[in-house]
RNA sequence: AAAUUGGAGAGUUUGAUCCUGGCUCAGAUUGAACGCUGGCGGCAUGCCUAACACAUGCAAGUCGAACGGCAGCGCGGAGGGCUUGCUCUCUGGCGGCGAGUGGCGAACGGGUGAGUAAUACAUAGGAACUUGCCUUGGAGUGGGGGAUAACCCGGGGAAACUCGGACUAAUACCGCAUGAUGUCGAAAGACCAAAGCGGGGGCUCGUAAGACCUCGCGCUCCUAGAGAGGCCUAUGUCAGAUUAGCUAGUUGGUAGGGUAAAAGCCUACCAAGGCAACGAUCUGUAGCUGGUCUGAGAGGAUGAUCAGCCACAUUGGGACUGAGACACGGCCCAGACUCCUACGGGAGGCAGCAGUGGGGAAUAUUGGACAAUGGGCGAAAGCCUGAUCCAGCAAUGCCGCGUGUGUGAAGAAGGCCUUCGGGUUGUAAAGCACUUUAGGUCGGAAAGAAAAAGCUUUUCCUAAUACGAAAAGCCUUGACGGUACCGACAGAAUAAGCACCGGCUAACUCUGUGCCAGCAGCCGCGGUAAUACAGAGGGUGCGAGCGUUAAUCGGAUUUACUGGGCGUAAAGCGUGCGUAGGUGGCAACGGAAGUCGGAUGUGAAAGCCCUGGGCUUAACCUGGGAAUGCCGUCCGAUACUCCGCAGCUAGAAUUCGGUAGAGGGAGAUGGAAUUCCAGGUGUAGCGGUGAAAUGCGUAGAUAUCUGGAAGAACACCAAUGGCGAAGGCAGUCUCCUGGGCCUGAAUUGACACUGAGGCACGAAAGCGUGGGUAGCAAACAGGAUUAGAUACCCUGGUAGUCCACGCCGUAAACGAUGAGAACUUGACGUCGGGCCGCUUGCGGGUCGGUGUCGUAGCUAACGCGAUAAGUUCUCCGCCUGGGGAGUACGGCCGCAAGGUUGAAACUCAAAGGAAUUGACGGGGGCCCGCACAAGCGGUGGAGUAUGUGGUUUAAUUCGAUGCAACGCGAAGAACCUUACCUGGUCUUGACAUCCACGGAACUUUCCAGAGAUGGAUUGGUGCCUUCGGGAACCGUGAGACAGGUGCUGCAUGGCUGUCGUCAGCUCGUGUCGUGAGAUGUUGGGUUAAGUCCCGCAACGAGCGCAACCCUUGUCCUUAGUUGCCAGCAUUUAGUUGGGCACUCUAGGGAGACCGCCGGUGACAAACCGGAGGAAGGUGGGGAUGACGUCAAGUCAUCAUGGCCCUUAUGACCAGGGCUACACACGUACUACAAUGGUCGGUACAGAGGGUUGCCAAGCCGCGAGGUGGAGCUAAUCCCAAAAAGCCGGUCGUAGUCCGGAUCGGAGUCUGCAACUCGACUCCGUGAAGUCGGAAUCGCUAGUAAUCGCCGAUCAGCAUUUGCGGCGGUGAAUACGUUCCCGGGCCUUGUACACACCGCCCGUCACACCAUGGAAGUUGAUUGCACCAGACGUCGGUUGUCCAACCGCAAGGAGGACGCCGCCCACGGUGUGGUUAAUGACUGGGGUGAAGUCGUAACAAGGUAGCCGUAGGGGAACCUGCGGCUGGAUCACCUCCUUU
Repeated sequence: AAAUUGGAGAGUUUGAUCCUGGCUCAGAUUGAACGCUGGCGGCAUGCCUAACACAUGCAAGUCGAACGGCAGCGCGGAGGGCUUGCUCUCUGGCGGCGAGUGGCGAACGGGUGAGUAAUACAUAGGAACUUGCCUUGGAGUGGGGGAUAACCCGGGGAAACUCGGACUAAUACCGCAUGAUGUCGAAAGACCAAAGCGGGGGCUCGUAAGACCUCGCGCUCCUAGAGAGGCCUAUGUCAGAUUAGCUAGUUGGUAGGGUAAAAGCCUACCAAGGCAACGAUCUGUAGCUGGUCUGAGAGGAUGAUCAGCCACAUUGGGACUGAGACACGGCCCAGACUCCUACGGGAGGCAGCAGUGGGGAAUAUUGGACAAUGGGCGAAAGCCUGAUCCAGCAAUGCCGCGUGUGUGAAGAAGGCCUUCGGGUUGUAAAGCACUUUAGGUCGGAAAGAAAAAGCUUUUCCUAAUACGAAAAGCCUUGACGGUACCGACAGAAUAAGCACCGGCUAACUCUGUGCCAGCAGCCGCGGUAAUACAGAGGGUGCGAGCGUUAAUCGGAUUUACUGGGCGUAAAGCGUGCGUAGGUGGCAACGGAAGUCGGAUGUGAAAGCCCUGGGCUUAACCUGGGAAUGCCGUCCGAUACUCCGCAGCUAGAAUUCGGUAGAGGGAGAUGGAAUUCCAGGUGUAGCGGUGAAAUGCGUAGAUAUCUGGAAGAACACCAAUGGCGAAGGCAGUCUCCUGGGCCUGAAUUGACACUGAGGCACGAAAGCGUGGGUAGCAAACAGGAUUAGAUACCCUGGUAGUCCACGCCGUAAACGAUGAGAACUUGACGUCGGGCCGCUUGCGGGUCGGUGUCGUAGCUAACGCGAUAAGUUCUCCGCCUGGGGAGUACGGCCGCAAGGUUGAAACUCAAAGGAAUUGACGGGGGCCCGCACAAGCGGUGGAGUAUGUGGUUUAAUUCGAUGCAACGCGAAGAACCUUACCUGGUCUUGACAUCCACGGAACUUUCCAGAGAUGGAUUGGUGCCUUCGGGAACCGUGAGACAGGUGCUGCAUGGCUGUCGUCAGCUCGUGUCGUGAGAUGUUGGGUUAAGUCCCGCAACGAGCGCAACCCUUGUCCUUAGUUGCCAGCAUUUAGUUGGGCACUCUAGGGAGACCGCCGGUGACAAACCGGAGGAAGGUGGGGAUGACGUCAAGUCAUCAUGGCCCUUAUGACCAGGGCUACACACGUACUACAAUGGUCGGUACAGAGGGUUGCCAAGCCGCGAGGUGGAGCUAAUCCCAAAAAGCCGGUCGUAGUCCGGAUCGGAGUCUGCAACUCGACUCCGUGAAGUCGGAAUCGCUAGUAAUCGCCGAUCAGCAUUUGCGGCGGUGAAUACGUUCCCGGGCCUUGUACACACCGCCCGUCACACCAUGGAAGUUGAUUGCACCAGACGUCGGUUGUCCAACCGCAAGGAGGACGCCGCCCACGGUGUGGUUAAUGACUGGGGUGAAGUCGUAACAAGGUAGCCGUAGGGGAACCUGCGGCUGGAUCACCUCCUUU
C1' cells in the first nucleotide's frame, strides 16, 4: 500500500431531409463441428444425439486373533519302492487355506439426468425422532439348552440347481438368572441383556487339558457428544387464461390403528369445509444450486468439467435383510428383448472402467499401478479398490517457445504492372559473418517418501523384562520413468499457414468471363473496359493456427426498474355508473409493520476480486483476506408511509333562495307543402336531360279553382347559440322527471379520485311480431350513355324509412387528444348568473361554459398553447416492423347477419409520419405566342415529280423514324461515284515507313483475255558526289506491318437538332429553419424581356435579355473608273472632249434618346396622345441560342477506346443493282380556266456567274442546235430574253383554242458508252381533272399571294418541279383571350421522382410454397365406469406340520405352510377429453417473367374519398341509409390581425 476504473457506433426506406421503425454488421464466449494447414512443451477438457442394444475382461471384498474343518500348495513326521535323491502312501502336527457357518462391509465410492414445476432445490428457521462404526462417562459380561451348513451316503436333472438320510462347531440360534439413572405407567408395579477370542504368567488348584489372574480386543445395557439421516414451516423458483373454476380422504374434529417420529399417514363416525384472478386446476417444458458466459450496471442466457442436494439403475410393481435400502454390479412377481437348452426348463441387465454395434456434424486406450491420497475388512502383516494417481489418443481450449540473427544494391534473375521512361516484389533472395532455444545424439540426474510393520535403546502402564503407549536411532517402499532438470557435440541445419482487399472494414491492379458462370452478413455486384465472379501479381489482418457454420449475451433505450411511448408514425376502451384493488386533505397522541441505524448468527469449499508464495515465465497450483442474501435474532430511531384513537374544515356532499336551456318520457293539438280522390274550368301536350328516350296524356293529362283523405317532417326565428356522459336533441300546449350554474348563510366532517372484472346507455343499417305507408328509396324493371356500362343521368319502384314491443352492440361512435387535481404572460368575441362604480352610454372585477389569435414552454415537423399536445401527481386502458389478419381454430354472446376475445406457418427489407424541391392535375389566378378568333392562300380529291414504309430481289448498300425522319445525309447513282450482288483475279498487298538486291524514270509496238492481268518487244541511260556512294522513281524478296463505309453514337471527342430568342438559370456574404432547403428571384406596378421603379432580411454579383456587329431606310463628307451627264461641244449610241453637280459605287461620319409638349400614374418606372423628323418608341431584317432536357442524331465527313477479319469483313476488274411495284404516307409542281388561254406589239429590275469558261455579231435549221469566231481574267465583254404588266386581236363556259399526262414517230447535245437508266427539240396523240370528305398547314406589311431572274453541285442531267439567293407587282384582317395547342410566373392537391407515356387495384389463367376445413385413418396421453388380479405386506383362520420355553402326559405358548380377505402392478372391456401425424376433395393466403379482363384509388383521379351496415354485380366495385374531413374549387357568413 488492497480488495465494484465504468457506458463509442455503422449500413439500409427518400430526388434530397428530419423522425418513427424494423433488418443487418463490427465485440466477447463455447464440452463444439466442418474446410485448408500443422514444429514443440505445460495445464485443462473430451457421447450435448439413442435413459438405444451390448460380445469380452475387470469395477466389493475381507477376517483362521469367531467356527467346524481341510480340497489344492509348501514344510515337518511315519511307512514303502528303490536308481541315496527321486517317487508313492499315510499323517491338520505346522505355514497357511478352496468351499462352508459366522461377523463387518456391500446403503460408501463410481455413473446418468429419464422422471420431477414440487414428496425437488436454495435461504432462514422449527420439534415430535433415529443413528452401525468413533469419542466421553457409568454398569455388566453368571449359568444352561437344542439345532444346522460344511463333510459323508443315496436320489432327481441336459443344465441351473435340488431332494432325502445321518454326523458336527461357533462371537450362529434359544430360554433362565441379575438389573437400573432404561421402557410403560399418575402411582403401585411390571418388563427387558450379553460371547467370547488372543498375548503373558508369579502365587493357588489340576495327571493333562486347563481353571484362575492380568493385559488387550470383543459383547450387553444406560448416558452425553460428534458426525449422519428422517420430518415440518416460511419465502423464493419457467411458459400458456384460446386451461376459470378445482377438491369426498377432500378440509377440520373425535376415537382407534400405524410409524423411529408430528400428521387423513390409515380406518370408522360427525361437521361442511379447503384452494383460487396476489392465477387454483389443467397443459407444455425442465433435475435444482454454488456457479458459468455476457453486460458499465440493472439485467439476459445457461446449469459440461469441479463441488452440494435430489432422482434413477432394462420397463412397472413389491417387500425382505439391515443402524441405514424398498438396494446400479441383492431377492420376488409381471412385461418387452437377448442368450443357452437334451424342449422338460433355465440365464441376463455397462446411465461403473475400457471396449463393440447403432444413431449422429461430432467426442479417446478392451493401457500401467496401488508408489501417493482416500475407502472396505483385519489386532496386524496384508488383501481388495477401472475411487484415485499416471501414461496413451485429439491443436478441443488456455498459456509459453520456435521456425533463425546481423550485414548485404549490380536495387540480380524471374513474376506482375506500365504513360515503355520506368515502377513493384525488395534487403527480400543470393553472397559474407554469427548464434544454437526447441528437435537429434551422448552423458549425468532429482523432488514426489512420510510412514506403518520389524530391530535396538529409553520412559510410562503393570506383579511383569507380556501386551500396550510415547520418544530417538537403524532398516525398507516409486506406477509415472531414467521423467523433470543439468552438461557436452554437430549443424541454419528439421519446422508457415489461413482468411480477406466495393461500403460498413485495415488492404488495388491486370487478365478471363459477359445477367452466363458465379458471389453475397446487410446494402448489393455480373447484360464486353467488373478494385464485388474466377485466376494471377501485390497488399492487409491474425498466426500453429486461420476461416465458415451453429449457439448465447452485447450493441438493442428494439419490453424502457435503472431507461420508451399513445393528436397525425403502432397505440385512449363509443360513453357512463360502480365492485375488488391502487392512491388519498390539515394538526395532535399512542404503536413501530414498512423505513433507517447498530450488534450478532449464517451465507460449505472451490470460483470472481485483492495481496503473498511455488513451478525458468505464463496458463496452472497454493496461503491469507475481501466480497456475496427482498435471510434470521436482539437493541435502538420515529421525519415520511401504515395501524389505532380522539379532533378540524380549505376537498366532497346536503338544506334554504334564484336562474338558463331543441336534456328525457307521455298525452293533446296546429299550419304550410307533397301525393291521392271527387267535382268545375280548359286543350294538346306534359315531364325529363348535356342532348334524348322510357313514362303520363284526346278514355282529356300538365295548368288552375273548390272540397276531401292520408302519412311524414316541422320553413322563418337560427347563431363556431343552448342542453346532455356519450349516442344525440328543434312546430305549439299540458303533465311527470334528470342534471347544471350562481349568491349568501347553515349542516355533516375526508364521506374523496380512479376503476380490472361487472352493470347500464349506445347513430345508421339490419332482425322478429303486429300496425302504418304521403314523400324518398337499396333490390328490381325500362330508357339513355358507352368499345362494354351489372354504374354515374332519366322514368318507375319493393323492402326500408314511421309507430309499439323485443333483439343487435357496431361507425372516420373524432378533438383521430381517457378521467381527476394543482400550477404557469396576455388580447379580442360570445352564452348563463352575481358584485362594484355610476355620467344609465358604459366601465371595472368575478364564477361557470363556448370560440379565435398568440407569450414562455413543448413537438420529428405540422402544430398545441389556462378547454395544453406546457410543468407535475394519482389511477385505468392500449402499443412494440410491414404483410399474412382483425383472418384461422377454440371459447363466450346473438334468431340470423354477425360481434367479442384472438394466433401461427410463410414472406419482405422495408411499411410509415411530417416537411422540402420538382414534375403533373379532365385544380385555381395572372400573362404571352399566327395559339385561337378575324382574314388571305393552300394541303387532303386528279396527273406527274421526289422521299419513305411495305413488298419483291442475287442485290434492290447504309443511315435518319412524333413534333425535332420522310425534295433528309445526296450542292445533282448511265460507267466512275458505290459502300450492295454475281463472276473473274491478288496476298507485305490499291495506300505509309524501314531493310536487302536489281534497274534511271519513262516509253513504242504486238499477242491472249470481258477486263483486271499475263507474255513478248522498241527507244532511253538522266541529277548530285568527297568517286565510297547518295536522292527521286520502278521492279523483286523477307518480315515488322498495311488495310476495313466491319460492330458498339448505350465507351467517346467534335459537330448538330429540339424545347426556344422562351426569360429564365445561378452564386458570394448575411438571415431563417434540427435539416432537405428557404430568402434574394416573392409582393404592388410596368415591360418584348428577372426591362425598369417602389416596397421588403436582405445586400451584391455572374451567365442570359438589351446594347455593341452586318445589312437596309435619310443626310453630310472624301474619291471619281469600267459608273454618271445638269450646263458646254459632238453624236445612231455618255460614243467622244469636258466635268464630278446629281445617280451610283465604297470608305468615314451625323441622326432616334420617350429627348420635347400634354395627359394618366404613387412626385416612380412607365403608358397614351401630339409636335418635329427620312425614320418614333427594340424603325425593318440578319448574325448572336443562358443553366440544362431528350443515354435525341452522327463510329458512313473526320478523330478515337475496346472488340472482330488478316490468301479476307482487305485490294483490283467486268456486268448488274441502288431507277424493281398489287399498295400506303409525306413534301412539291401543273391544273381544273375568262382577274383566263392564245396571237401580235411594247416597257421596267436586282443579285449573281464566266478561261477545261461565258460566248457576241453574222450565216444554216420550224426547233433543240450547228457553224463562226469578235470581246472578256470582268462596274468595261458575255450569259441576258426579265416575266407578270401595258396596248390591240381572238376564244364565250365547252372537258373547251382549258389541262397537259401517256404513247407513237423523227431528231439534237454531252459522253468510251444514253438498253436496263440522261436532258432537250419537232410532228402527232390528248388521260385524269369542272376547286376537292373527315381532317389539316402557312401568313400580321413591302408580309401573304403572284411573276420571272441568278447560283452551287455538274462531262451531261433541277426549270414544268429540289435547295440557296434576287428583285417586280402587291392585298385582306385582328372584336377580343371564353375555348384548342405550346410556354412563363404565383398558388393549391398528390400514394408521382424512370416524375401522368407516372403510380396502382381486383377477378381469371399457369407454376411453386406454407396453412385452415374435411368423410375419416393411425398413434400418444389422460378422465370415468367396470372386469381381472401375479408377487408381497397386513389381517383372519374351523386345514397340515414343527428342535429349543412351559408341562409327567395330553397339550399349551410360539412359528411355518396352506386357505380366505383388503390393497395393488401388468392386462382387458366400454365411453369421453386433449394432442400429433396423415387424408380424396375444398377455402382463402403468399411469391413469381413482358399472360387475360377491365380502371377502382392517388390531381376535383375525371361520380370527392373514407367508415359502419344492407342489398346487388366477371372483377376491381356500384347503390341505399347514417356519419367523418384525413375533400379540391368558387361564393357567402362569422371570427381574428392591421389601418
This is a predicted structure of a 1539-nucleotide RNA (small-subunit ribosomal RNA) from a Nevskiaceae bacterium. Model confidence (mean pLDDT): 83 of 100. The organism belongs to Nevskiaceae, within Bacteria.